[in-house]
RNA sequence: AGAGUUUGAUCCUGGCUCAGGACGAACGCUGGCGGCAGGCUUAACACAUGCAAGUCGAACGCUCUCUUCGGAGAGAGUGGCAGACGGGUGAGUAACGCGUGGGAACGUGCCCUUCGGUACGGAAUAGCCCCGGGAAACUGGGUGUAAUACCGUAUACGACCUCCGGGUGAAAGAUUUAUCGCCGAAGGAUCGGCCCGCGUUAGAUUAGCUUGUUGGUAGGGUAACGGCCUACCAAGGCUAUGAUGGGUAGCUGGUCUGAGAGGACGAUCAGCCACACUGGCACUGACACACGGGCCAGACUCCUACGGGAGGCAGCAGUGAGGAAUUUUGCGCAAUGGGCGAAAGCCUGACGCAGCAACGCCGCGUGAGGGAUGAAGGUUUUCGGAUCGUAAACCUCUUUCGGUUGGGAAGAAAUUCUUGGGACGAAUAAUCCCAAGAGUAGACGGUACCAACAGAAGAAGCCACGGCUAACUCUGUGCCAGCAGCCGCGGUAAGACAGAGGUGGCAAGCGUUGUUCGGAUUUACUGGGCGUAAAGAGCGUGUAGGCGGUUGAGCAAGUCAGUUGUGAAAUCCUAUGGCUUAACCAUGGAACUGCUUCUGAAACUGCUUAACUAGAGUGUAGAAGAGGAGAGUGGAAUUUCCAGUGUAGCGGUGAAAUGCGUAGAUAUUGGAAGGAACACCGGUGGCGAAGGCGGCUCUCUGGUCUACUACUGACGCUGAGACGCGAAAGCGUGGGGAGCAAACAGGAUUAGAUACCCUGGUAGUCCACGCCCUAAACGAUGGGCACCAAGUGUCGGAGGUAUCGACCCCUCCGGUGCCGCACCUAACGGAGUAAGUGCCCCGCCUGGGGAGUACGGCCGCAAGGUUGAAACUCAAAGGAAUUGACGGGGGCCCGCACAAGCGGUGGAGCAUGUGGUUUAAUUCGACGCAACGCGAAGAACCUUACCAGGGCUUGACAUGCUGGUGGUAGUGAGCCGAAAGGGGAACGACCCCGCAAGGGGAGCCAGUGCAGGUGCUGCAUGGCUGUCGUCAGCUCGUGCCGUGAGGUGUUGGGUUAAGUCCCGCAACGAGCGCAACCCUUACCCUCUGUUGCCAACAGGUAAUGCUGGGAACUCUGAGGGAACUGCCCCGGCUAACGGGGAGGAAGGUGAGGACGACGUCAAGUCAUCAUGGCCCUUAUGUCCUGGGCUACACACGUGCUACAAUGGAGCCGACAACGAGUUGCAAAAUCGCAAGGUGAAGCUAAUCUCUUAAACGGCUCCUCAGUUCAGAUUGAGGUCUGCAAUUCGACCUCAUGAAGGUGGAAUCGCUAGUAAUCGUGGAUCAGAAUGCCACGGUGAAUACGUUCCCGGGCCUCGUACACACCGCCCGUCACACCACGAAAGCUGAUUGUACCAGAAGUCGCUGUUCCAACCCGCAAGGGGGGUAGGUGCCCAAGGUAUGGUUGGUGAUUGGGGUGAAGUCGUAACAAGGUA
Repeated sequence: AGAGUUUGAUCCUGGCUCAGGACGAACGCUGGCGGCAGGCUUAACACAUGCAAGUCGAACGCUCUCUUCGGAGAGAGUGGCAGACGGGUGAGUAACGCGUGGGAACGUGCCCUUCGGUACGGAAUAGCCCCGGGAAACUGGGUGUAAUACCGUAUACGACCUCCGGGUGAAAGAUUUAUCGCCGAAGGAUCGGCCCGCGUUAGAUUAGCUUGUUGGUAGGGUAACGGCCUACCAAGGCUAUGAUGGGUAGCUGGUCUGAGAGGACGAUCAGCCACACUGGCACUGACACACGGGCCAGACUCCUACGGGAGGCAGCAGUGAGGAAUUUUGCGCAAUGGGCGAAAGCCUGACGCAGCAACGCCGCGUGAGGGAUGAAGGUUUUCGGAUCGUAAACCUCUUUCGGUUGGGAAGAAAUUCUUGGGACGAAUAAUCCCAAGAGUAGACGGUACCAACAGAAGAAGCCACGGCUAACUCUGUGCCAGCAGCCGCGGUAAGACAGAGGUGGCAAGCGUUGUUCGGAUUUACUGGGCGUAAAGAGCGUGUAGGCGGUUGAGCAAGUCAGUUGUGAAAUCCUAUGGCUUAACCAUGGAACUGCUUCUGAAACUGCUUAACUAGAGUGUAGAAGAGGAGAGUGGAAUUUCCAGUGUAGCGGUGAAAUGCGUAGAUAUUGGAAGGAACACCGGUGGCGAAGGCGGCUCUCUGGUCUACUACUGACGCUGAGACGCGAAAGCGUGGGGAGCAAACAGGAUUAGAUACCCUGGUAGUCCACGCCCUAAACGAUGGGCACCAAGUGUCGGAGGUAUCGACCCCUCCGGUGCCGCACCUAACGGAGUAAGUGCCCCGCCUGGGGAGUACGGCCGCAAGGUUGAAACUCAAAGGAAUUGACGGGGGCCCGCACAAGCGGUGGAGCAUGUGGUUUAAUUCGACGCAACGCGAAGAACCUUACCAGGGCUUGACAUGCUGGUGGUAGUGAGCCGAAAGGGGAACGACCCCGCAAGGGGAGCCAGUGCAGGUGCUGCAUGGCUGUCGUCAGCUCGUGCCGUGAGGUGUUGGGUUAAGUCCCGCAACGAGCGCAACCCUUACCCUCUGUUGCCAACAGGUAAUGCUGGGAACUCUGAGGGAACUGCCCCGGCUAACGGGGAGGAAGGUGAGGACGACGUCAAGUCAUCAUGGCCCUUAUGUCCUGGGCUACACACGUGCUACAAUGGAGCCGACAACGAGUUGCAAAAUCGCAAGGUGAAGCUAAUCUCUUAAACGGCUCCUCAGUUCAGAUUGAGGUCUGCAAUUCGACCUCAUGAAGGUGGAAUCGCUAGUAAUCGUGGAUCAGAAUGCCACGGUGAAUACGUUCCCGGGCCUCGUACACACCGCCCGUCACACCACGAAAGCUGAUUGUACCAGAAGUCGCUGUUCCAACCCGCAAGGGGGGUAGGUGCCCAAGGUAUGGUUGGUGAUUGGGGUGAAGUCGUAACAAGGUA
């Protein structure tokens, strides 16, 4: 520090996700030791049991026990102090609660300092005892009693009150006689109460709140100020800088993260606050409205004799419950601290320790060195090896931790006692301090630590391995099982699932989950944006607010500098030190960015003041304009009405129809009515803030511009709220209504057509008044000011120059356009009218969908508008540009593509292939073009892969190893059998070494590795092939352009069959294609001369190159020549090239063939072959017989033959070429009507044979008929091949003589030696072509042309397509699931208002009951004072009524989202077929 993910690829925007850190964690797997720290985050849920606050006999009386008789101890009480601390929790609280800094009107026990006092009396009471009540808790009455308990009097330095005269108010004693205590007062310290500035969560879908409310006066109350409370008076107070109400939350030091700024959090530790079952209340006290005190009410639990009582773990342990989840009912007061006490001491679940759990941080160990045969074994393999791996074994060594044994701390300072010294003091006393000595006390713990002993001995796992992200293979599985943080893996070769081996990472842990910060500049203060990605409000006026020109003076709020106090400690940082190290701890420093005090400065901001004129405004003189409002007025046109003329149509469309018209339309002429809109001018012209504004005239009225520079003197800019305006449609009331025209009706179109088209037609459109308030209200661009190259048009004004004048020209200001530099931008583009460079202000945005929806509020008559979420869901949605592909977009061009022609197919019969059907099987493959006379250049058996049946199992075939084998291998009669096969008489070998015996080999047999498979996968493959397409294209290097994909080149102008060539050009070159080179053919020359040829010569025949001979010709087959736009004319750019011509056998590629770029179609083929993987192995292999592939209601493709006279039949006659042949072609001759037979010459072929070519020519018959056409079908008889023609061959003869009279929609081939037509040959092959491949004969017609159909090429436009239009994609409906809204209601929580009610308690009043202290009185009694009780105010719970807010639930209902292939249509993307 970044990375993955939108696309075919790119850049950008933008979200999602990951890598890092942290945790009071939890879960899974695993687990050796120690140190340190932390451990109910949930139910402030309920709690059994034990403990957590007591102490003092030196305050008091009593009882009891012991006693050395001095005393010691125990108990319940009275009394004092402490139970307001310590400990827990975070429910409540949005608050002066907390933090920080200040303040004045207060209190303060214990402690310290100082001053003073402590006198004299009195009456009770608990305990105890007696009598009662009660189950208990507890309690009533009576007798008597003490105090540091209570009361009175006295006194009063000072205190308090005061009308300044005065008045009020205190104490306690104990005792060892010296202290401790007590009272009053002042001061201190500490702690606490109170007030104020500032800071402290989110929401406006909470906008108004408030009556003790705000202030005053008086009084009360408090420790104290204060509406804190009461009475009276005034009517205030708070709020957009967010009051009020609702939600959430203890606050802070700090913790985590981050570069920081920030963000999140507030466990442990520390400070503050609040609470103690829930609510209320006071009492006591220095302090409480009190966790382990009280009273009352409520809920709950427990006890009960049913009458009544008891309780409060959010103390420490512990239990239940809740929960993913959080420990022992431990030890000790030894240390630290606290309470009481004079002290000893007692108490202390504070605390110190231990225990539990890897919960965290830190440290250590599980060994170290050597060791190659690279062992065994595992995994893998291309079978060679590789790897685990120096790893192990083995050798040498060490012993931490753990174990055993032994030793063994520090933590303890003291208090106390003794002695000595000092301080104080009158003091040798007491007290305090110091020193010495003595004695007591350790929970942890026999722990830390140390030593010895034994022995590598007891100690490694977890996760990952497709990319991000370090780490790869095998097997299994087969869109299954599963994985997954995101992208995504899995449908038979998965590095992504599962297992294994290996590897990587971390390590006593490792992963997962959750949360949080980071990455995220993805809320942007640091540090973002708004033309098209999300985002400028429709426009203006203007309030608050924010910001604001020039010069001087003053002030000092901001600002800056220094200073004061504070910012607790801990934490963080840093230095040093202590535990063996570290974590951890200690000491010091720094820091705590803040607030505050004081002093100073005066540039900037601010404030005050004095001025200025450049901003802004006013004035004067001019100017343009569809700016606005009202009133009036004009002509053209449409329509309607009236009248005339006139007659059969009009109208409308792609074509029609509805409609109108003989009751007279349309057309035309004249007249009238009425409404609406204003042609031409008219223009990227004008005006306005926007919406918007268009005939002409008048009235009223707003704004703008120019010139002048007289006046004011910053008066300015922006603008949250607010207010106003605001197209069209729509609404209300009343008018108006010509044309147009939603709805509606009819006619068409269509599969349908609730549309597009047509005929009608109502609201509406118009006017007045009032609403509505939205638009793609767009420049998709808020307003203002300033600055930053040029050029060019236009509108308004002014100046200059020139002119007689108007133009023209130059300059300035204002508006409105185009183009273009810098610069900006993701790009497109913007560019003085900025989207550039800056400043000021406002509005708005933060992934897509859900959704501008729901709920709530506000507005509206309604329609609706405005404000405006969430659940849920997706990993994208998007912008710009690029390359393709596509378009019922455009341009240019080509092709038998159309057109022009010729002949076919589609109809018939047959042949053949396919589908379908059938079948035991009808083997398999090929399926638009590019499957279908295709694989098949030839299925009767074989082929053959299929079916039925019968057999074989190392096999029909190959090879290795082991063993056996001489009457062995091989041949194999008769027998069984359909054959295969079985069985087996008989015959009977071979090679090498060796004299021989014997051994080895081959063969055979048995066994074992294996063979075999036309079984599957052409979507695992090679090879081969088809197709676009013989179309002209496809690319590269360097350079240049672009952020980039990519472009350029290859586009453009011409030209060509061609990316063929020329010219131009930021391109210059090159490659694969095109062309040429190759073959055949057309002409000529040379050579060659048999088997071919025969002109001249000679011979011969009935005839023939038959013979001699010849080498001329034809021909054979080798070589060479020839054609190149070379020549001429014209056109073209002087080019390329085109048109014409000459010559030539051939002319512009002469004709034909071979030859097929980059690639496309997961095209075809595993059944030609090869091959990975999978499958079968007495069968999916192999052999055999028979059957099938030949079936047949049908459908299609490809062909043959015809339908006839351009023909058919008969007779006669003529002319080819390519080929084939010894398992063959076969002549002559002969037989048969013929197929063919017999026959055998010749020929391994320019020699012989196949081999008569046919169409054609001549003559004759047929005469338009289902025929002398056509030949199917069928019958009979034959021939040939073959082991065998029944299923199932071809051919021949005779007989039979079907459909068919030129073929619907549709469709195919062909541009010249072509189509058409005629025959011939060959491959395959025993036989079996109408197919296929080839050959020659005869031999046409037509092409104006490129509008249209099909295919293709180039350029261009559009695109939401990229699996690329056979694309993409929308909505309803149906089904399933999910979340949400509405809903008659039902049911909770919370809160307001009104009223009722009123416990306990304070306060007030009363006080007839009762009362010891004081007073009067001898007494009785009275007084004073108090008290029970009563009562009043306040008030908790509770109740009634009625509202608000917020949950849950709800028949039904509404839309939304998601889901595999559902239904209906086709809305959008191309002109998407109606932009």
Small-subunit ribosomal RNA from an uncultured bacterium, 1475 nucleotides, folded computationally. It matches the Rfam family "Bacterial small subunit ribosomal RNA". The sequence is in RNAcentral, with records from ENA and SILVA.